[in-house]
Molecule: Glycine riboswitch aptamer
Organism: soil metagenome
RNA sequence: AUGAACGCUGGAAAGCGGCGCUGACGCGCCCGCCGAAGGAGCAAGGGGCCGCGCUCGCGAGUUGAGGCUGCGGUCCUGGAAUCUCUCAGGCUUCAGGACAGCGGGGG
Numbered sequence: 001a002u003g004a005a006c007g008c009u010g011g012a013a014a015g016c017g018g019c020g021c022u023g024a025c026g027c028g029c030c031c032g033c034c035g036a037a038g039g040a041g042c043a044a045g046g047g048g049c050c051g052c053g054c055u056c057g058c059g060a061g062u063u064g065a066g067g068c069u070g071c072g073g074u075c076c077u078g079g080a081a082u083c084u085c086u087c088a089g090g091c092u093u094c095a096g097g098a099c100a101g102c103g104g105g106g107g
Base pairs, nucleotide, nucleotide: 006103007102008101009100010099015031017030018029019028020027021026032091033090034089038087039085040084041083045077046076047075048074049073050072051071052070054066055065056064
């Protein structure tokens, strides 16, 4: 079991940017960028209150009660993504990489 860890394969985007340090790998600062590690944000839905509408009663003027099949406002809850943000991460190669396929068979 709508299949854990793990293994194999595929896997996008964005400056081979400038300055300084280092023998090199790399590191720091500055400017410009990317979204698919991770992280963060919210939609529908549900509930409370109020107003309008609806029903009933009083009786002539305005109010009261009840129930939500409806509409609007407000608050709480809920809250997904490949959407949004760009903290983190990344911007030649390597590495990483959401996700997909195959294997695997966990608590």